[in-house]
RNA sequence: CCCUUAUCAAGAGAGGCUGAGGAACAGGUCCUGUGAAGCCCGGCAACCUGUCCAUGACGGACAAGGUGCUAAAUCCUGCGGUGUUACCGAGAGAUGAGGA
Numbered sequence: 001c002c003c004u005u006a007u008c009a010a011g012a013g014a015g016g017c018u019g020a021g022g023a024a025c026a027g028g029u030c031c032u033g034u035g036a037a038g039c040c041c042g043g044c045a046a047c048c049u050g051u052c053c054a055u056g057a058c059g060g061a062c063a064a065g066g067u068g069c070u071a072a073a074u075c076c077u078g079c080g081g082u083g084u085u086a087c088c089g090a091g092a093g094a095u096g097a098g099g100a
Base pairs, nucleotide, nucleotide: 002099003098004097005096006095007094008093013041015040016039017038021031022030023029025078026077027076028075042070043069044068047066048065049063050062051061052060053059074092079089080088081087082086
């Protein structure tokens, strides 16, 4: 990098270092010296994992070792459809697990 699959409307700091950018891409619209990104600490969640319970099968409780996440619905739209202030699906993207 590619393939399969599940999830993506909930949740999470008035902390430290540092100092200009950031929200994938494009267009919007926003965030940002009242401190961006990054790192550390803290936190959230529970995909993998562990223990226990249960089952024909699906599953449930607790923990938190491996990831992940911690502005805005995946910030919105980006392609198609419908009964078109909206909804549904696809695509793209992100993350986990598995595979080539």

A computed fold for a 100-nucleotide RNA, annotated as SAM riboswitch aptamer (S box leader).